[in-house]
The prediction has a mean pLDDT of 81. A computed fold for a 73-nucleotide RNA from Candidatus Nomurabacteria bacterium RIFCSPLOWO2_01_FULL_46_18, annotated as transfer RNA. The organism belongs to Candidatus Nomuraibacteriota, within Bacteria. Its Rfam family is "tRNA". Rfam links the family to the GO term triplet codon-amino acid adaptor activity. Rfam's curators write: Transfer RNA (tRNA) molecules are approximately 80 nucleotides in length. The family's RNA type in Rfam is transfer RNA.
RNA sequence: GGGCCUGUAGCUUAGUUGGUAGAGCGCCUCAUUUGCAAUGAGGAGGUCAGCGGUUCGAAUCCGCUCAGGUCCA
Numbered sequence: 001g002g003g004c005c006u007g008u009a010g011c012u013u014a015g016u017u018g019g020u021a022g023a024g025c026g027c028c029u030c031a032u033u034u035g036c037a038a039u040g041a042g043g044a045g046g047u048c049a050g051c052g053g054u055u056c057g058a059a060u061c062c063g064c065u066c067a068g069g070u071c072c073a
Base pairs, nucleotide, nucleotide: 001072002071003070004069005068006067007066010025011024012023013022019056027043028042029041030040031039049065050064051063052062053061
């Protein structure tokens, strides 16, 4: 330098032919307990790596860029 793969909540991740962004763990509050843990109920937390394009509508399709991985040179 070139090919391919990956990027979604603090962490691990689902999201399948474009149509309201979800789960588990973690965090906060409440209940239960003398207290802790466990359990139950509720809640906060996301510019879907960035920019642009297509579309009535993009995490999803297209282009470029960035980061990581891998192969070739």